[in-house]
Molecule: transfer RNA
Organism: Minisyncoccota bacterium
RNA sequence: GGCCCCAUCGUCUAACGGUUAGGACGCCCGCCUUUCACGCAGGAAAUCGGAGUUCGAUUCUCCGUGGGGUCA
Repeated sequence: GGCCCCAUCGUCUAACGGUUAGGACGCCCGCCUUUCACGCAGGAAAUCGGAGUUCGAUUCUCCGUGGGGUCA
């Protein structure tokens, strides 16, 4: 350098083009307990950037960025 794949809460991971963007762990708060832990209830927290297509984009297309694989 060519080609292919990936990018979503702090982490891991879902989401027929129409979801309140869901779940687990973690975090915060409350209950329980003498306290902690466990358990129970509640809460905050995310779509890599920019264009395009579309009535509507996490999803499709293009460019870029980053990561991985492969050929040389």